[in-house]
This is a predicted structure of a 508-nucleotide part of an RNA (small-subunit ribosomal RNA, 5' domain) from an uncultured bacterium.
Rfam family: Bacterial small subunit ribosomal RNA. Its family is annotated with ribosome and structural constituent of ribosome in the Gene Ontology.
Model confidence (mean pLDDT): 83 of 100.
The RNAcentral record of the full RNA draws on ENA.

Context: one part of a larger RNA
RNA sequence: GACGAACGCUGGCGGCGUGUCUAACACAUGCAAGUCGAACGGAACUUAGCGGAGCUUGCUCUGAUAAGUUUAGUGGCGGACGGGUGAGUAACGCGUGAGCAACCUGCCCUUCGGAGGGGGACAACAGCUGGAAACGGCUGCUAAUACCGCAUAACAUAUUUUGCCGGCAUCGGUGAAAUAUCAAAGAUUUAUCGCCGAAGGAUGGGCUCGCGUCUGAUUAGCUUGUUGGUGGGGUAAUGGCCCACCAAGGCUGCGAUCAGUAGCCGGACUGAGAGGUUGAUCGGCCACAUUGGGACUGAGAUACGGCCCAGACUCCUACGGGAGGCAGCAGUGGAGAAUAUUGGGCAAUGGGGGCAACCCUGACCCAGCAACGCCGCGUGAAGGAAGAAGGCUUUCGAGUUGUAAACUUCUUUGACGAGGGAUGAAUAAAAUGACAGUACCUCGAAAACAAGCCACGGCUAACUACGUGCCAGCAGCCGCGGUAAUACGUAGGUGGCAAGCGUUGUCC
Repeated sequence: GACGAACGCUGGCGGCGUGUCUAACACAUGCAAGUCGAACGGAACUUAGCGGAGCUUGCUCUGAUAAGUUUAGUGGCGGACGGGUGAGUAACGCGUGAGCAACCUGCCCUUCGGAGGGGGACAACAGCUGGAAACGGCUGCUAAUACCGCAUAACAUAUUUUGCCGGCAUCGGUGAAAUAUCAAAGAUUUAUCGCCGAAGGAUGGGCUCGCGUCUGAUUAGCUUGUUGGUGGGGUAAUGGCCCACCAAGGCUGCGAUCAGUAGCCGGACUGAGAGGUUGAUCGGCCACAUUGGGACUGAGAUACGGCCCAGACUCCUACGGGAGGCAGCAGUGGAGAAUAUUGGGCAAUGGGGGCAACCCUGACCCAGCAACGCCGCGUGAAGGAAGAAGGCUUUCGAGUUGUAAACUUCUUUGACGAGGGAUGAAUAAAAUGACAGUACCUCGAAAACAAGCCACGGCUAACUACGUGCCAGCAGCCGCGGUAAUACGUAGGUGGCAAGCGUUGUCC
RNA backbone atom coordinates (compact mmCIF):
# COMPACT_ATOMS: atom_id res chain seq x y z
C1' G A 1 0.00 0.00 0.00
C1' A A 2 -4.05 -3.61 -0.60
C1' C A 3 -8.58 -6.60 1.31
C1' G A 4 -15.35 -10.29 -0.61
C1' A A 5 -12.53 -9.10 5.66
C1' A A 6 -13.61 -9.91 11.14
C1' C A 7 -13.39 -7.69 16.23
C1' G A 8 -13.57 -3.15 19.80
C1' C A 9 -15.30 1.98 20.47
C1' U A 10 -18.17 5.48 17.75
C1' G A 11 -21.72 6.85 13.94
C1' G A 12 -25.13 12.65 10.11
C1' C A 13 -26.27 12.39 4.61
C1' G A 14 -25.73 11.06 -0.55
C1' G A 15 -23.75 8.54 -5.20
C1' C A 16 -21.55 4.07 -7.15
C1' G A 17 -20.12 -0.72 -6.09
C1' U A 18 -19.77 -5.21 -2.98
C1' G A 19 -21.91 -8.88 0.49
C1' U A 20 -21.52 -17.72 3.14
C1' C A 21 -14.06 -16.99 1.70
C1' U A 22 -16.59 -22.02 6.55
C1' A A 23 -20.41 -27.62 5.63
C1' A A 24 -20.13 -29.58 -3.07
C1' C A 25 -23.83 -29.83 4.99
C1' A A 26 -29.28 -30.94 5.31
C1' C A 27 -33.48 -28.41 3.52
C1' A A 28 -40.10 -26.53 5.35
C1' U A 29 -42.68 -22.99 1.89
C1' G A 30 -43.36 -19.99 -2.56
C1' C A 31 -41.62 -18.76 -7.23
C1' A A 32 -37.25 -19.72 -11.10
C1' A A 33 -39.69 -22.82 -18.71
C1' G A 34 -42.90 -22.37 -21.20
C1' U A 35 -45.70 -21.25 -25.51
C1' C A 36 -48.70 -22.04 -30.11
C1' G A 37 -56.52 -22.87 -31.24
C1' A A 38 -53.28 -19.42 -37.82
C1' A A 39 -51.20 -27.96 -37.06
C1' C A 40 -55.60 -31.47 -35.02
C1' G A 41 -60.16 -33.96 -33.22
C1' G A 42 -62.99 -33.09 -29.03
C1' A A 43 -65.17 -30.76 -24.45
C1' A A 44 -67.29 -26.66 -21.68
C1' C A 45 -69.36 -21.77 -21.75
C1' U A 46 -71.47 -17.14 -24.03
C1' U A 47 -74.25 -14.66 -27.94
C1' A A 48 -77.37 -14.51 -32.34
C1' G A 49 -81.35 -15.77 -35.48
C1' C A 50 -84.05 -20.51 -37.01
C1' G A 51 -86.87 -25.25 -35.88
C1' G A 52 -89.51 -28.43 -32.19
C1' A A 53 -91.97 -29.32 -27.27
C1' G A 54 -94.28 -27.42 -22.68
C1' C A 55 -97.40 -23.88 -21.57
C1' U A 56 -98.13 -19.38 -16.68
C1' U A 57 -98.08 -15.80 -24.07
C1' G A 58 -93.06 -14.53 -22.71
C1' C A 59 -90.38 -17.59 -20.17
C1' U A 60 -88.32 -22.81 -19.67
C1' C A 61 -86.32 -27.18 -22.06
C1' U A 62 -84.25 -29.06 -26.51
C1' G A 63 -82.07 -29.71 -31.88
C1' A A 64 -78.93 -28.34 -35.80
C1' U A 65 -76.32 -23.77 -37.68
C1' A A 66 -73.08 -19.37 -37.24
C1' A A 67 -69.69 -16.31 -34.39
C1' G A 68 -66.70 -15.88 -30.07
C1' U A 69 -64.07 -17.32 -25.37
C1' U A 70 -61.53 -21.03 -22.51
C1' U A 71 -58.72 -25.20 -22.89
C1' A A 72 -57.31 -31.41 -20.71
C1' G A 73 -55.21 -34.40 -24.90
C1' U A 74 -52.45 -35.42 -29.90
C1' G A 75 -48.80 -32.42 -32.56
C1' G A 76 -44.73 -28.38 -33.25
C1' C A 77 -40.79 -25.38 -31.27
C1' G A 78 -38.23 -24.41 -26.74
C1' G A 79 -36.88 -27.13 -21.82
C1' A A 80 -28.61 -28.41 -24.40
C1' C A 81 -29.87 -21.06 -23.70
C1' G A 82 -30.22 -18.12 -19.58
C1' G A 83 -28.99 -18.83 -13.82
C1' G A 84 -25.64 -21.48 -9.83
C1' U A 85 -21.18 -23.72 -7.81
C1' G A 86 -15.68 -24.86 -7.93
C1' A A 87 -16.32 -30.80 -5.56
C1' G A 88 -13.27 -33.17 -9.13
C1' U A 89 -9.28 -32.16 -12.63
C1' A A 90 -1.65 -31.30 -12.96
C1' A A 91 -5.18 -32.68 -18.07
C1' C A 92 -4.73 -30.71 -25.07
C1' G A 93 -8.32 -28.87 -18.82
C1' C A 94 -6.70 -23.85 -19.72
C1' G A 95 -3.62 -19.97 -22.40
C1' U A 96 -1.33 -19.02 -27.01
C1' G A 97 -0.25 -20.32 -32.12
C1' A A 98 -1.40 -23.64 -36.02
C1' G A 99 -3.98 -27.82 -38.65
C1' C A 100 -8.56 -31.04 -40.28
C1' A A 101 -6.97 -34.00 -48.05
C1' A A 102 -10.63 -36.68 -40.98
C1' C A 103 -15.89 -33.55 -39.34
C1' C A 104 -21.22 -31.86 -37.78
C1' U A 105 -24.32 -27.45 -37.46
C1' G A 106 -31.84 -26.61 -35.54
C1' C A 107 -33.32 -21.52 -35.96
C1' C A 108 -30.95 -17.25 -39.62
C1' C A 109 -29.24 -15.32 -44.83
C1' U A 110 -28.54 -16.17 -50.36
C1' U A 111 -29.56 -19.27 -54.64
C1' C A 112 -31.81 -23.42 -57.51
C1' G A 113 -35.74 -26.88 -57.82
C1' G A 114 -40.22 -29.36 -55.85
C1' A A 115 -44.83 -30.30 -53.09
C1' G A 116 -48.72 -35.89 -57.14
C1' G A 117 -51.72 -39.76 -55.22
C1' G A 118 -52.98 -43.15 -51.16
C1' G A 119 -53.22 -46.06 -46.40
C1' G A 120 -53.50 -47.87 -41.41
C1' A A 121 -53.30 -46.40 -36.43
C1' C A 122 -52.94 -44.10 -31.31
C1' A A 123 -54.43 -40.40 -27.50
C1' A A 124 -58.48 -37.44 -26.21
C1' C A 125 -63.64 -39.47 -25.75
C1' A A 126 -67.24 -43.60 -24.27
C1' G A 127 -68.02 -48.23 -21.56
C1' C A 128 -66.05 -51.84 -18.09
C1' U A 129 -62.37 -52.42 -14.44
C1' G A 130 -57.62 -52.60 -10.70
C1' G A 131 -55.30 -49.53 -6.73
C1' A A 132 -55.22 -46.25 -0.11
C1' A A 133 -52.40 -43.38 -3.33
C1' A A 134 -48.89 -42.70 -7.19
C1' C A 135 -50.63 -44.57 -11.38
C1' G A 136 -52.88 -47.98 -14.50
C1' G A 137 -55.50 -52.29 -17.53
C1' C A 138 -59.18 -54.14 -21.32
C1' U A 139 -62.81 -53.18 -25.30
C1' G A 140 -64.70 -49.67 -28.91
C1' C A 141 -64.68 -44.79 -31.96
C1' U A 142 -61.76 -40.60 -34.17
C1' A A 143 -58.38 -36.08 -36.41
C1' A A 144 -53.87 -33.91 -37.94
C1' U A 145 -48.23 -30.05 -40.04
C1' A A 146 -48.44 -37.35 -35.80
C1' C A 147 -47.11 -42.25 -38.52
C1' C A 148 -46.33 -45.49 -43.12
C1' G A 149 -46.05 -47.26 -48.27
C1' C A 150 -46.30 -45.63 -53.69
C1' A A 151 -45.00 -41.92 -57.65
C1' U A 152 -41.50 -38.17 -59.25
C1' A A 153 -36.43 -37.42 -58.80
C1' A A 154 -30.65 -34.53 -58.81
C1' C A 155 -25.79 -30.33 -58.62
C1' A A 156 -27.33 -35.94 -53.21
C1' U A 157 -25.41 -40.85 -51.73
C1' A A 158 -23.30 -45.76 -53.25
C1' U A 159 -21.01 -48.85 -57.10
C1' U A 160 -18.78 -49.38 -62.02
C1' U A 161 -16.38 -47.29 -66.53
C1' U A 162 -13.75 -43.11 -68.42
C1' G A 163 -11.34 -37.90 -69.26
C1' C A 164 -8.83 -33.45 -67.25
C1' C A 165 -6.47 -30.42 -63.43
C1' G A 166 -4.02 -30.12 -58.74
C1' G A 167 -1.63 -31.47 -54.24
C1' C A 168 0.12 -32.41 -48.43
C1' A A 169 1.10 -39.81 -47.37
C1' U A 170 -3.64 -41.52 -47.18
C1' C A 171 -5.52 -38.16 -51.67
C1' G A 172 -8.47 -33.33 -53.40
C1' G A 173 -11.32 -30.79 -57.28
C1' U A 174 -14.00 -31.29 -61.77
C1' G A 175 -16.50 -33.32 -66.55
C1' A A 176 -19.24 -37.50 -68.95
C1' A A 177 -21.99 -42.28 -68.93
C1' A A 178 -24.66 -46.46 -66.58
C1' U A 179 -27.21 -48.77 -62.43
C1' A A 180 -29.39 -48.54 -57.60
C1' U A 181 -31.56 -45.72 -53.24
C1' C A 182 -34.05 -41.81 -50.79
C1' A A 183 -38.68 -36.12 -50.31
C1' A A 184 -42.75 -33.28 -48.98
C1' A A 185 -47.94 -30.55 -45.15
C1' G A 186 -50.65 -27.86 -44.75
C1' A A 187 -52.96 -23.34 -42.13
C1' U A 188 -55.27 -18.72 -43.01
C1' U A 189 -58.54 -12.90 -41.52
C1' U A 190 -55.84 -14.19 -48.90
C1' A A 191 -51.46 -9.98 -46.41
C1' U A 192 -48.73 -14.15 -45.65
C1' C A 193 -46.68 -18.05 -42.54
C1' G A 194 -45.04 -22.72 -43.12
C1' C A 195 -43.26 -28.00 -45.78
C1' C A 196 -39.36 -31.17 -48.95
C1' G A 197 -34.54 -31.83 -51.70
C1' A A 198 -29.82 -29.56 -53.07
C1' A A 199 -25.69 -25.88 -53.10
C1' G A 200 -23.26 -21.82 -50.65
C1' G A 201 -22.72 -18.53 -46.34
C1' A A 202 -22.93 -17.20 -41.33
C1' U A 203 -23.00 -18.77 -36.36
C1' G A 204 -22.01 -22.48 -32.92
C1' G A 205 -19.42 -26.79 -31.96
C1' G A 206 -16.05 -31.59 -32.56
C1' C A 207 -11.04 -33.55 -33.23
C1' U A 208 -5.42 -33.20 -33.74
C1' C A 209 -0.67 -30.85 -32.92
C1' G A 210 3.82 -27.11 -31.29
C1' C A 211 4.94 -24.24 -26.89
C1' G A 212 3.70 -22.75 -21.75
C1' U A 213 1.15 -24.27 -17.05
C1' C A 214 2.54 -25.75 -8.59
C1' U A 215 5.44 -28.86 -4.78
C1' G A 216 8.09 -33.36 -3.21
C1' A A 217 13.68 -38.04 -5.18
C1' U A 218 12.73 -38.88 2.74
C1' U A 219 8.58 -41.25 -4.62
C1' A A 220 13.40 -44.42 -9.54
C1' G A 221 11.70 -47.22 -12.14
C1' C A 222 6.44 -47.37 -14.73
C1' U A 223 3.17 -49.86 -18.50
C1' U A 224 -0.22 -55.55 -21.05
C1' G A 225 -5.02 -52.41 -24.72
C1' U A 226 0.30 -51.32 -22.61
C1' U A 227 3.42 -49.48 -27.92
C1' G A 228 2.94 -50.52 -33.05
C1' G A 229 0.86 -53.27 -37.33
C1' U A 230 -3.12 -55.98 -40.38
C1' G A 231 -8.32 -56.60 -40.75
C1' G A 232 -12.92 -55.23 -38.93
C1' G A 233 -16.69 -52.69 -35.68
C1' G A 234 -18.21 -47.92 -34.06
C1' U A 235 -18.56 -42.43 -34.66
C1' A A 236 -20.51 -36.50 -37.72
C1' A A 237 -15.23 -37.54 -37.98
C1' U A 238 -9.39 -39.34 -37.10
C1' G A 239 -7.73 -42.73 -33.61
C1' G A 240 -6.59 -49.19 -29.20
C1' C A 241 -12.07 -45.49 -29.16
C1' C A 242 -13.55 -50.99 -29.15
C1' C A 243 -12.58 -56.15 -30.99
C1' A A 244 -9.78 -60.56 -33.41
C1' C A 245 -4.92 -61.84 -34.88
C1' C A 246 0.46 -60.61 -35.21
C1' A A 247 5.00 -58.28 -33.39
C1' A A 248 7.45 -56.66 -28.49
C1' G A 249 7.24 -52.64 -27.95
C1' G A 250 6.20 -47.54 -25.36
C1' C A 251 7.58 -43.74 -21.18
C1' U A 252 11.74 -42.28 -17.89
C1' G A 253 17.27 -38.34 -14.43
C1' C A 254 15.39 -32.58 -20.03
C1' G A 255 12.18 -36.33 -13.62
C1' A A 256 8.40 -41.18 -15.93
C1' U A 257 5.45 -43.42 -12.04
C1' C A 258 3.64 -42.22 -7.22
C1' A A 259 2.15 -38.71 -3.40
C1' G A 260 0.38 -33.78 -2.06
C1' U A 261 -2.02 -29.29 -3.54
C1' A A 262 -5.04 -26.68 -7.19
C1' G A 263 -10.46 -25.17 -11.62
C1' C A 264 -7.42 -22.20 -15.93
C1' C A 265 -7.21 -17.33 -18.16
C1' G A 266 -8.32 -11.85 -19.34
C1' G A 267 -7.14 -9.62 -15.07
C1' A A 268 -6.32 -7.89 -9.52
C1' C A 269 -2.71 -6.32 -5.57
C1' U A 270 2.23 -4.75 -4.89
C1' G A 271 6.77 -2.97 -6.92
C1' A A 272 10.91 2.27 -10.16
C1' G A 273 11.20 -2.11 -12.82
C1' A A 274 12.43 -7.16 -13.04
C1' G A 275 9.60 -9.90 -10.16
C1' G A 276 6.39 -11.78 -6.13
C1' U A 277 1.39 -12.97 -4.58
C1' U A 278 -3.50 -13.85 -6.24
C1' G A 279 -7.80 -15.66 -9.63
C1' A A 280 -14.05 -12.27 -5.01
C1' U A 281 -17.25 -9.04 -8.15
C1' C A 282 -17.21 -8.40 -14.39
C1' G A 283 -15.79 -11.28 -19.12
C1' G A 284 -13.92 -16.11 -21.86
C1' C A 285 -13.15 -21.50 -21.37
C1' C A 286 -13.73 -26.12 -18.48
C1' A A 287 -16.07 -29.35 -14.92
C1' C A 288 -20.23 -30.59 -11.77
C1' A A 289 -25.75 -30.77 -10.37
C1' U A 290 -27.60 -35.88 -3.37
C1' U A 291 -23.32 -40.35 -4.51
C1' G A 292 -22.13 -43.92 -8.51
C1' G A 293 -23.53 -46.06 -13.27
C1' G A 294 -26.47 -46.03 -17.94
C1' A A 295 -28.58 -44.82 -22.17
C1' C A 296 -33.11 -42.57 -24.72
C1' U A 297 -34.93 -38.28 -27.40
C1' G A 298 -32.81 -34.64 -30.30
C1' A A 299 -29.41 -30.30 -34.97
C1' G A 300 -27.26 -30.18 -30.24
C1' A A 301 -27.22 -33.60 -23.75
C1' U A 302 -24.92 -38.50 -21.99
C1' A A 303 -29.40 -33.39 -19.98
C1' C A 304 -29.41 -28.76 -12.43
C1' G A 305 -35.66 -27.79 -11.98
C1' G A 306 -35.97 -35.16 -18.16
C1' C A 307 -35.81 -40.89 -17.91
C1' C A 308 -33.82 -45.88 -15.91
C1' C A 309 -30.88 -48.76 -12.16
C1' A A 310 -28.11 -49.08 -7.56
C1' G A 311 -26.50 -46.60 -2.63
C1' A A 312 -27.26 -43.12 1.50
C1' C A 313 -30.90 -39.80 3.51
C1' U A 314 -35.95 -37.54 4.10
C1' C A 315 -41.33 -37.95 3.61
C1' C A 316 -46.42 -40.49 2.63
C1' U A 317 -48.80 -45.33 3.21
C1' A A 318 -54.71 -48.82 3.97
C1' C A 319 -47.76 -52.15 4.71
C1' G A 320 -49.21 -54.20 -0.97
C1' G A 321 -46.42 -49.84 -2.58
C1' G A 322 -45.10 -44.83 -3.70
C1' A A 323 -42.70 -39.55 -3.58
C1' G A 324 -38.18 -36.26 -3.35
C1' G A 325 -33.23 -33.76 -4.69
C1' C A 326 -32.17 -25.10 -3.65
C1' A A 327 -23.97 -25.75 -6.08
C1' G A 328 -31.56 -21.18 -9.46
C1' C A 329 -34.09 -16.48 -6.34
C1' A A 330 -35.65 -15.54 -1.53
C1' G A 331 -35.78 -18.17 3.02
C1' U A 332 -34.68 -22.16 7.38
C1' G A 333 -31.52 -25.18 10.52
C1' G A 334 -26.32 -26.20 11.13
C1' A A 335 -21.10 -24.88 10.90
C1' G A 336 -18.51 -20.32 11.71
C1' A A 337 -14.83 -14.58 13.67
C1' A A 338 -18.29 -13.63 9.61
C1' U A 339 -21.82 -12.24 4.95
C1' A A 340 -28.55 -9.44 3.25
C1' U A 341 -35.43 -9.43 1.74
C1' U A 342 -39.55 -15.87 2.11
C1' G A 343 -39.62 -7.47 -1.51
C1' G A 344 -41.61 -4.77 -6.61
C1' G A 345 -41.89 -5.11 -11.97
C1' C A 346 -41.63 -7.23 -16.87
C1' A A 347 -41.46 -0.10 -17.84
C1' A A 348 -36.31 -0.89 -20.23
C1' U A 349 -32.33 -4.58 -22.23
C1' G A 350 -32.16 -9.65 -23.57
C1' G A 351 -34.28 -14.73 -24.15
C1' G A 352 -38.39 -18.80 -25.44
C1' G A 353 -43.09 -19.56 -28.04
C1' G A 354 -46.61 -17.16 -31.39
C1' C A 355 -48.50 -14.17 -38.12
C1' A A 356 -49.88 -11.12 -34.31
C1' A A 357 -52.34 -9.53 -29.98
C1' C A 358 -49.87 -11.49 -26.22
C1' C A 359 -48.02 -15.17 -22.62
C1' C A 360 -43.68 -16.81 -19.78
C1' U A 361 -38.94 -15.01 -17.87
C1' G A 362 -36.10 -14.77 -9.18
C1' A A 363 -32.14 -13.56 -16.60
C1' C A 364 -32.58 -8.56 -15.96
C1' C A 365 -34.17 -3.66 -14.14
C1' C A 366 -35.23 -1.75 -9.38
C1' A A 367 -36.19 -1.22 -4.20
C1' G A 368 -34.84 -3.21 1.10
C1' C A 369 -30.62 -4.54 4.83
C1' A A 370 -25.03 -3.82 6.16
C1' A A 371 -19.78 2.46 7.27
C1' C A 372 -18.22 -3.79 3.91
C1' G A 373 -15.35 -0.59 0.29
C1' C A 374 -14.35 3.87 -2.80
C1' C A 375 -15.78 8.93 -3.64
C1' G A 376 -18.29 13.54 -2.29
C1' C A 377 -20.70 16.76 1.43
C1' G A 378 -22.02 18.40 6.30
C1' U A 379 -21.76 19.01 11.70
C1' G A 380 -21.52 26.35 10.54
C1' A A 381 -18.96 31.40 8.75
C1' A A 382 -16.97 36.35 10.02
C1' G A 383 -16.12 39.60 14.02
C1' G A 384 -15.29 39.09 19.20
C1' A A 385 -10.09 40.27 25.36
C1' A A 386 -13.34 42.06 30.85
C1' G A 387 -7.98 37.31 27.85
C1' A A 388 -15.16 36.01 31.83
C1' A A 389 -16.55 31.69 34.70
C1' G A 390 -15.08 26.67 35.37
C1' G A 391 -11.10 22.93 34.83
C1' C A 392 -5.76 21.87 35.12
C1' U A 393 -0.96 23.55 36.65
C1' U A 394 1.75 26.92 39.76
C1' U A 395 7.92 29.23 41.90
C1' C A 396 1.19 31.80 44.33
C1' G A 397 3.52 36.41 40.68
C1' A A 398 0.87 33.77 37.31
C1' G A 399 0.43 30.27 33.16
C1' U A 400 -2.80 27.33 30.14
C1' U A 401 -7.49 25.66 28.03
C1' G A 402 -8.26 30.40 24.57
C1' U A 403 -11.03 33.83 19.88
C1' A A 404 -12.18 28.90 22.30
C1' A A 405 -17.08 30.29 24.75
C1' A A 406 -20.60 34.15 25.82
C1' C A 407 -22.06 38.25 22.67
C1' U A 408 -22.86 40.78 17.58
C1' U A 409 -23.59 40.17 12.32
C1' C A 410 -24.43 36.53 8.47
C1' U A 411 -25.40 31.90 5.72
C1' U A 412 -28.90 27.40 5.14
C1' U A 413 -25.47 22.43 2.09
C1' G A 414 -27.55 17.96 4.31
C1' A A 415 -31.83 16.45 7.48
C1' C A 416 -37.17 18.54 8.19
C1' G A 417 -42.06 20.91 6.14
C1' A A 418 -44.82 22.69 1.64
C1' G A 419 -45.51 23.30 -3.83
C1' G A 420 -43.96 21.78 -8.77
C1' G A 421 -41.83 17.50 -11.04
C1' A A 422 -38.62 14.47 -14.99
C1' U A 423 -34.93 11.75 -18.70
C1' G A 424 -35.09 6.65 -19.00
C1' A A 425 -40.56 5.51 -24.15
C1' A A 426 -38.92 3.10 -28.91
C1' U A 427 -43.60 5.51 -32.62
C1' A A 428 -46.63 8.74 -38.35
C1' A A 429 -49.99 9.47 -34.17
C1' A A 430 -52.14 7.62 -29.65
C1' A A 431 -51.26 4.47 -25.52
C1' U A 432 -47.52 2.20 -22.30
C1' G A 433 -42.71 3.63 -15.98
C1' A A 434 -41.58 -1.24 -11.32
C1' C A 435 -38.19 2.50 -9.82
C1' A A 436 -41.39 7.04 -7.93
C1' G A 437 -44.26 11.64 -6.49
C1' U A 438 -37.78 9.32 -6.62
C1' A A 439 -33.83 12.63 -8.75
C1' C A 440 -34.12 17.69 -9.63
C1' C A 441 -36.29 22.87 -9.11
C1' U A 442 -38.78 26.67 -5.98
C1' C A 443 -40.33 28.36 -1.20
C1' G A 444 -40.20 28.08 4.43
C1' A A 445 -38.11 27.77 9.50
C1' A A 446 -34.10 28.16 12.77
C1' A A 447 -27.34 27.64 14.21
C1' A A 448 -31.15 25.23 14.56
C1' C A 449 -31.00 18.06 14.37
C1' A A 450 -25.40 15.90 13.21
C1' A A 451 -17.85 13.91 16.32
C1' G A 452 -15.52 10.44 17.39
C1' C A 453 -11.30 7.16 17.75
C1' C A 454 -6.21 6.30 18.64
C1' A A 455 -1.68 7.99 20.46
C1' C A 456 1.82 11.28 23.35
C1' G A 457 9.90 6.97 26.40
C1' G A 458 12.89 6.14 21.40
C1' C A 459 11.75 4.35 16.47
C1' U A 460 7.25 8.43 15.84
C1' A A 461 4.09 14.02 15.46
C1' A A 462 2.56 15.01 20.54
C1' C A 463 3.86 16.49 28.52
C1' U A 464 2.49 17.71 32.92
C1' A A 465 -0.11 16.46 37.66
C1' C A 466 -2.07 12.78 40.83
C1' G A 467 -2.66 7.47 42.12
C1' U A 468 0.24 2.91 42.28
C1' G A 469 5.06 1.06 44.31
C1' C A 470 8.81 -5.28 40.19
C1' C A 471 2.13 -4.68 42.71
C1' A A 472 -1.63 -3.57 39.42
C1' G A 473 -0.38 -3.38 34.71
C1' C A 474 1.96 -2.00 29.50
C1' A A 475 4.58 -3.96 25.29
C1' G A 476 5.44 -4.16 17.49
C1' C A 477 11.13 -4.03 18.85
C1' C A 478 14.32 -1.88 22.47
C1' G A 479 12.14 -2.24 27.04
C1' C A 480 8.91 0.41 31.39
C1' G A 481 7.00 -0.55 36.93
C1' G A 482 11.12 -2.16 43.44
C1' U A 483 8.13 5.92 46.56
C1' A A 484 8.91 12.14 42.75
C1' A A 485 7.07 6.63 36.42
C1' U A 486 6.69 12.18 30.13
C1' A A 487 6.39 4.07 29.25
C1' C A 488 1.00 1.33 34.31
C1' G A 489 -4.24 3.85 35.72
C1' U A 490 -6.91 8.62 35.81
C1' A A 491 -7.23 13.92 34.80
C1' G A 492 -5.85 18.39 32.19
C1' G A 493 -3.25 19.55 27.90
C1' U A 494 -1.18 18.21 23.13
C1' G A 495 -0.51 15.41 18.33
C1' G A 496 -2.69 12.40 14.30
C1' C A 497 -6.74 10.79 11.44
C1' A A 498 -11.86 11.77 10.90
C1' A A 499 -17.81 9.33 9.97
C1' G A 500 -14.68 6.99 11.08
C1' C A 501 -10.56 5.42 14.27
C1' G A 502 -7.75 1.47 16.25
C1' U A 503 -6.66 -3.98 16.63
C1' U A 504 -6.14 -8.81 14.36
C1' G A 505 -5.37 -11.82 9.92
C1' U A 506 -3.27 -12.34 4.78
C1' C A 507 -0.19 -10.65 0.37
C1' C A 508 3.56 -7.36 -1.89